[in-house]
């Protein structure tokens, strides 16, 4: 820091995802040790059980009991002392509002931050000053008595107090009031000196007698100390205001009647509608009020470069709560977690009358969960309550235990050790690799186990003593400072140390397809699995599962949640918006934000300095302490902020004065389909009335419907309606858009241009609000010629609710009013400025001018371009360039512009707008290919012009189906007379049935024979086999013992063997597009890239052949040539082949001597190259047409197959990986089968006749083949062939008579003298054997067929059609297959069509590439969602009703009271308690809405799921753009 993933590839756009840290964390596996932390996030859910607040006898009174001890006893006990002034309870006082705990509620002055209180208040603590006086009455506790389950309550009698109460004093205080100082910030603070009214207190304890009385000593006093009271100040804590700040939802837009404000009162420490009572009608709200939802808020923690963004565990501030609600009481503080009353709901006791309780304090239980610790120790320490101290209580706190829950730190050994042991795993069987890794040897001793030290550190104060000082009258008590000593430890016999044992007791977890480090076997087969995304798995899985081996981290390692980050993917830093999501349909204009020049003034905004605050922890640097680090600590910074002050004025703001260039107004021209109204003109359509006039009009690819003999269409003639304005007309006007088109009138809006003059920033944008706004469409009410949704019919079709036809109604038109959208598009918001040009053309000025026109200059429209931009197309002064304002809109596709909610509408709908849920993608430009019932050029027996077939017959044959087998395999062109160049057996693989098991075949060990083979011939058997028997007895070496080498036979084992599978695991071979002209490539260029250029382009060509032109230049594999065959000449050679010439022979013949001349073999030359002329063209390539020439434009024909297609064929030709069988899928033998037969298709063959048939007679090849051979003559046979057996290993002999042809003769159009199938007999040949099943031959039979629907196939010249020989294969079989010769034609205007190709071009939503993609209903399952009779429940709020604790008013005098007052006293009063009654008030009820949630029979769409059903909308002109 980026990576993966949309494509056949590319750039974008864009969302999915990963790698990075972290956690109060939970799960799986694994787990040695310390050391700091940390630990119930869920049910603020219910709570046994113990603790968690008490404390002072130096504030008061009263006070045991057991047990010791002693004394008495009537032996039953009593006393006295001790226990003790204790234990326990009371009364007082202080604490119990601290510490702890939870986050329910709370969106708020609750928190954070900075302010203010001149509107407050503070026990205990400092401190300053005073005081601390006289006296009364009572009560608990006790004693006595009652009621009671309990809890507890009540009557009577004592008694004390720092409890209470009166009274006195006043330094203060407060309040009236008079005079005055100083001050501030408005109210107003704050001194000072008087007058007057009021207003306090309580003692507790040590210690001395200086002074008084008694006088041992004490009390009065004196003092010390610890209290009380009144005040003043400080400090700490609160209170209460106020500026700023932090969530979400507009589908919450109006909200408020104590409300806002005032007066007056009343409440509170205190301001204050906080409260009443009066007046007035404010208040708050787009800068977001009300109302919903959700949240405790910080300091901080995660995370991130940062800016941000999540989060509020643990520690530290601050709120709020303490079962749930309300309410006061005490107190300095509370409206009070371990107080109080009420009400409510649970629990629990209980005599059924009543009672009691409140762990969100520490442990702990149950529950709820995925999930969160011990009912430990100890107050040693720090800390706090009481206390004068000792002390004593503290679940605060310190410590220990669980828990790998995190974070940090050891460790589980260290060195040597190669024969690279075994094992394991893997193999190419050679090895590799586990691996220096282990053994082995030498060590060490962290941890571990043990032994023995260790109260070291955690600790200072209290206490005892010592000196010194204050206090006083004092040396006493007290009180502060130091120095000594002593006491006290829950952690714990722990940290530590030291010795001894001993490598011993200590390593897992994920991961290994790319992303991302790290590969092999095996096992499974789209199953079983796995997966963060992309995606593995259908028999060779590096991706599932195991095992080797590797990686990577490590007491932990993966998983899952979560949150930041990568995300510039909300974009302040730091994004877009012509096509990718995204400019409002225009316009006007509030609010608002934004603005021109000049100059002063001011100090918000900014800028710099200072002050204060921003708590502590934490974070950062340096530094220290624990072995080290984690942790601890210490000093610094830091904490971006908030308030104050000074200063500065550039720049923005406010504000004064000016200016004119920006906007605006006035005069003078000017164009214009601008708007609104009125009149009005012709052309044309239909329609009505007449005339002429006669069968058809009209459609349409073709037709029908419809019209028309009642006379249409055509045609003329008048009339009548409506509705639109042809030429002109134009990338020509105008308008803000939408939109505006015949001519005149009127009224009217703008906008251009010149030229001066005024005004003086009057401006731009524009949330909201108004406005205008194309068709359709709604309402009335007219109109309606034409055209035409719905509608009818007629065609099309498979079907046609279309596409065409003929008709037709709403509606198009008008008026008033709805509605308000549109691809309302320049898919481009508006103003301003700036940044080359170049051609048009529209409106106005200016200036030349030869009156054509030419320059300029504003305003307008187009077109193409330079920089620039832009993914790319493209945009380019009319910007999509460069900037400044302002507005609208965007954040993956879908589901959705849908659902609910609301507003607008008569409706129809718009407007505004989601979730669930489901995908990895959806997309925009461009690029290559490939298609298009898309264009262009070109080519081929592609069509077309021609000849012959085939499909019809009947027979071969080859395949599909059927079968026990009917062996496999080929399956559109490119399977089907194909593999098979030859299935009776063999072959042979298939079936049946009999055999066999190291094996029919190879190679190795062991053992035994010497032979075995082979041969004769005999039993059983179908036969393989099985048994029996004769003949016959092997090389070589040799130390003669043997030994080897050969064959066999046995026997275990290794293997053998397979035409079993897998052509989709391959090799090789082979088809085919195709003998088409393409396929590339390097180096340059263009292009972000994919690619492009080259190869396109004008021209030829059979041809990417060649030429010219060109950002290309050049090269490869294709093309052609080179090779064979054949067609002419030459040469050379001349047998077996030939014979002109010579000479011999013959019945005849190259026969035979010769001949090399001819043909011929076969070798090697030559010859064709547009060479040559004419002409065309671009002076080229080239064509076209002559001469010549055997032979002319590649001369004919073969061989030769470019880069790739098609997972084409083929594992059964061979080879081969795997994977299968092994007494069988191997292998031998018989028999049968591959030959079947309703039937269908391919490709033959032979035919349907006279161009023939059939008899006779006559001629002419070629290419081939022959020893297990081809065979001649000859004889025999009707014949097939038979006998025999000359030649010939072949230019020598033989197959070997070519056959159509041609001469003659019959057959005269017919099922024939055509056709020969099929059947009867009879034979002939091959073979071990022709029954299933050969072939051939006579003889007899003589079927179907009389030229073949729709379709289809060949084939352009020695072709096609016909003729016939030869071969291969083979024993025997060809109608097929590969050859060969002979006879030998017709035709091609031509490139519109069909099919196939090529190459430019275009559209494209296809890239398994049109045999592609893909839409919609139906059906079927699963999902999640909407309405919907209704039904449950829920929080808040209204209006009444009841009305509990209590405050607070009231008053009540039929209730009770000790303290003061008056009274002798009995009572009175004053006060007060307690009841009454009011006001408010929780909970409860009761009614009517509202809202939220859940659920609902039915129902409605959506969304997803290999292979459903109907069609074919859409992507190519997608077949109707």
């Nucleotide at each position: 820091a980026g990576g993966g993933u949309u494509u056949g590839a590319u750039c974008c756009u864009g969302g999915c995802u990963c790698a990075g840290a972290a956690c109060g964390a939970a799960c799986g596996c694994u787990g040695g040790c310390g050391g700091c932390g940390u630990g119930c996030u869920u049910a603020a859910u219910a709570c046994a059980u113990g603790c968690a607040a008490g404390u002072c006898g130096a504030g008061c009174g009263a006070g045991a009991a057991a047990g010791c001890a002693u004394c008495c006893u009537u032996c039953g006990g009593g006393g006295u002392g001790u226990g003790a002034g204790u234990a326990g309870a009371g009364c007082g006082g202080c604490g119990a509002a601290c510490g702890g705990g939870u986050g329910a509620g709370u969106a708020a002055c609750a928190c954070g931050u900075a302010a203010g209180u001149a509107a407050c208040c503070u026990g205990u603590c400092c401190u300053u000053a005073a005081g601390u006086u006289c006296g009364g009455g009572a009560u608990a506790a006790c004693c006595u008595u009652g009621c009671c389950a309990a809890c507890g309550c009540g009557g009577g009698g004592c008694u004390a107090a720092u409890a209470c109460c009166g009274g006195a004093u006043g330094u203060g205080g407060u309040c009236u009031u008079a005079u005055u100082g100083c001050c501030g910030c408005a109210u107003g603070g704050u001194g000072a000196u008087g007058a007057g009214a009021u207003u306090a207190a309580a003692g507790g304890u040590g210690a001395c007698c200086u002074c008084u009385u008694c006088u041992u000593g004490a009390a009065a006093g004196u003092u010390g100390u610890c209290g009380c009271u009144u005040a003043g100040g400080g400090g700490u804590g609160g209170a209460c205001u106020u500026g700023c700040g932090g969530a979400c939802c507009a589908u919450u837009a109006g909200c408020u009647u104590g409300u806002u404000g005032g007066u007056a009162g009343g409440g509170u420490a205190a301001c204050g509608g906080c409260c009443u009572a009066c007046c007035a009608a404010g208040g708050c709200u787009g800068c977001g009020a009300u109302g919903g939802u959700u949240a405790g808020c910080c300091g901080a923690c995660c995370u991130g470069a940062g800016a941000g963004g999540g989060u509020g565990a643990u520690c530290g501030g601050c709120c709020a709560c303490a079962u749930u609600g309300g309410g006061a009481c005490u107190g300095a503080g509370a409206u009070a977690c371990g107080g109080c009353c009420c009400a409510g709901a649970c629990u629990c006791c209980u005599a059924c009358g009543g009672g009691a309780g409140g762990c969100a304090g520490c442990a702990g239980u149950a529950u709820g969960g995925a999930a969160u610790a011990u009912u430990g120790c100890g107050c040693a320490a720090u800390g706090g309550a009481c206390g004068a101290a000792a002390g004593u209580c503290u679940g605060a706190c310190g410590c220990a235990g669980c828990a790998a829950c995190g974070c940090c730190g050891c460790g589980u050994g260290a060195g040597g050790g190669a024969u690279g042991a075994a094992u394991g795993u893997u193999u190419u069987c050679g090895g590799a690799u586990u691996g220096u890794a282990a053994a082995c040897c030498u060590c060490u001793g962290u941890u571990g186990a043990g032994u023995a030290g260790g109260a070291a550190g955690a600790a200072a104060a209290c206490c005892u003593u010592u000196u010194g000082g204050g206090u006083u009258a004092a040396u006493a008590c007290c009180c502060c400072a130091a120095g000594a000593g002593a006491c006290u430890g829950a952690c714990g016999g722990u940290a530590c140390u030291a010795c001894u044992c001993g490598a011993g007791g200590a390593a897992g977890c994920c991961c290994c397809g790319g992303c991302u480090a790290a590969c092999u076997a095996c096992g499974u087969g789209c199953c079983a699995g796995c997966a963060g995304c992309c995606g593995c798995g259908g028999u060779a899985a590096u991706a599932c599962g195991u095992a080797g081996g590797g990686g990577g981290c490590a007491a932990g390692c993966g998983u899952u949640g979560u949150u930041c980050g990568g995300a510039a993917u909300c974009a302040c830093u730091g994004g877009g918006c012509g096509u990718a999501a995204a400019g409002g349909g225009a316009g006007u204009g509030u609010a608002g934000g934004c603005g021109g020049a000049a100059u002063g003034a001011u100090a918000a905004g900014u800028u710099a300095g200072a002050a204060g605050u921003g708590a502590a922890a934490u974070a950062c640097a340096c530094a220290g302490g624990c072995u080290u680090a984690a942790c601890c600590u210490g000093u610094g910074u830091c904490c971006c902020g908030c308030u104050u002050c000074u200063a500065a004025u550039a720049c923005u703001g406010u504000u004064g004065u000016u200016c004119u260039u920006g906007a605006g107004u006035a005069u003078g021209g000017g164009a214009g389909a601008g708007g609104a109204a009125g009149a009005u003109g012709g052309a044309a359509u239909u329609c009505c009335a007449g005339g002429u006039g006669u069968a058809g009009c009209g459609g349409u690819g073709g037709a029908a419907u419809g019209c028309g003999u009642a006379g249409a269409u055509a045609u003329c003639u008048g009339g009548a309606a409506g509705a639109a304005c042809a030429c002109c007309a134009g990338u020509g006007g105008c308008g803000a858009a939408g939109g505006c088109g015949g001519u005149c009138u009127u009224c009217u809006g703008g906008c251009c241009c010149a030229a001066u003059a005024c005004u003086g920033a009057c401006g731009c944008u524009g949330a909201g609000g108004c406005u205008c706004g194309a068709a359709a469409g709604c309402u009335a009410a007219g109109g309606g010629a034409g055209c035409a949704a719905a509608c009818a019919g007629g065609a099309u079709u498979a079907g046609a609710u279309a596409c065409c036809c003929u008709g037709g109604u709403a509606g198009u038109c008008u008026u008033a009013g709805c509605c308000g959208u549109a691809a309302a598009c320049g898919a481009u918001g508006g103003a301003c400025a700036c940044u080359a040009g170049a051609u048009g053309u529209u409106g106005g000025g200016g200036g030349g001018g030869u009156u054509a026109c030419c320059c300029u200059u504003c305003a307008g429209u187009a077109u193409c371009g330079a920089a620039g931009c832009u993914a790319a197309c493209g945009c380019a002064u009319u910007a999509a360039g460069u900037g400044u304002c302002c507005c609208g809109c965007c954040u993956g596709g879908g589901g959705a512009g849908u659902a609910c909610g609301c507003c607008c509408g008569c409706a129809a709908g718009g407007g505004u707008g989601a979730a669930a849920c489901u995908c990895a993608a959806a997309g925009g430009a461009a690029u290559u290919g490939a298609c298009g019932g898309g264009g262009g050029c070109c080519c081929g027996c592609a069509c077309a012009a021609g000849c012959g077939g085939u499909g019809g017959a009947g027979c071969a044959u080859g395949u599909g189906c059927u079968u026990u087998a009917u062996u496999c395999g080929a399956u559109g062109c490119a399977a089907c007379g194909c593999g098979a160049a030859g299935a009776a057996c063999c072959u042979u693989a298939c079936c049946u049935g009999g055999g066999u098991u190291u094996g029919a075949c190879a190679u190795g060990g062991g053992a035994g024979u010497g032979a075995a083979a082979g041969u004769u011939a005999c039993c059983a058997g179908a036969g393989a086999u099985g048994g029996a028997a004769g003949c016959c007895u092997u090389u070589c070496c040799u130390u003669c013992g043997g030994g080897a080498a050969c064959a066999c036979u046995c026997u275990a084992c290794a293997c053998a063997g397979g035409u079993g599978c897998u052509g989709c695991a391959u090799g090789g071979u082979u088809g085919u597009c195709g003998u088409c002209a393409g396929c590339u490539c390097g180096u340059g260029u263009c292009g972000u890239g994919a690619g492009a250029u080259g190869u396109u382009g004008g021209g030829u060509u059979a041809a990417g052949u060649c030429c010219c032109g060109c950002a290309a230049c050049g090269a490869g594999c294709g093309c052609a040539a080179c090779c064979c065959c054949u067609g002419c000449c030459c040469u050379u050679a001349g047998u077996u082949g030939c014979c002109a010439u010579c000479a011999g022979g013959u019945a005849a013949u190259g026969c035979u001597g010769g001949g090399a001349a001819c043909u011929c073999u076969a070798g090697g030359g030559g010859g064709a190259c547009c060479g040559c002329c004419u002409g065309g063209u671009a002076u080229a390539a080239c064509c076209a047409g002559g001469a010549g020439g055997a032979a002319g434009g590649u001369g004919g024909g073969g061989a030769u197959g470019a880069c790739g297609u098609c997972a084409a064929a083929u594992c059964c030709u061979c080879a081969u990986g795997g994977c299968c069988c092994u007494u069988a899928c191997g292998c031998c033998c018989a028999g049968g089968g591959c030959u079947a037969g309703a039937c269908a298709c391919g490709u033959g063959c032979u035919a349907c006749a006279a161009u023939g048939g059939u008899c006779g007679g006559u001629a002419c090849a070629g290419c081939g083949g022959g020893a297990a051979g081809c065979a001649a003559g000859a004889c025999c046979g009707c014949g097939a062939g038979g006998u025999g057996g000359a030649g010939c290993c072949a230019a020598u002999c033989c197959c070997u008579u070519a056959a159509a042809a041609c001469c003659g003769g019959c057959c005269u159009u017919a099922g024939u003298u055509c056709g020969g199938a099929u059947u009867g007999g009879a034979g002939u040949c091959u073979g071990c054997a022709a029954u299933u099943c050969g072939a051939c031959u006579c003889c007899a039979u003589g079927a179907a067929g009389u030229u073949g629907g729709a379709a289809u196939c060949g084939c352009u010249a020695g072709u096609a059609a016909u003729c016939g020989c030869g071969g291969a294969u083979c024993a025997g079989c060809a109608u097929g297959c590969c050859g060969c010769g002979g006879u030998g034609a017709a035709u091609a205007c031509g490139u519109u069509c069909c099919c196939g190709g090529g190459c430019c071009u275009u559209g494209u939503a296809c890239a398994c590439a049109c045999c592609g993609c893909c839409c919609g209903u139906c059906a079927a399952g699963c999902c999640a969602c909407g309405a919907a009779a209704g039904a449950u429940g829920g929080g808040a709020g209204u209006a009444c009703c009841c009305g509990a604790a209590g405050u607070c008013g009231u008053u009540u005098u039929u209730u009770c009271c000790a303290a003061c007052c008056c009274g002798c006293a009995a009572g009175g009063g004053a006060g007060g308690a307690g009841u009454g009654c009011g006001c408010c008030g929780a909970a409860g009820g009761u009614a009517a809405g509202a809202u939220c949630a859940u659920u609902g029979a039915u129902u409605g769409g959506g969304g997803c799921u290999a292979a459903g059903u109907c069609g074919u909308a859409a992507c190519a002109a997608g077949g109707u753009a």
This is a predicted structure of a 1521-nucleotide RNA (small-subunit ribosomal RNA) from a metagenome. It matches the Rfam family "Bacterial small subunit ribosomal RNA". Its mean pLDDT, the model's own confidence on a scale to 100, is 83.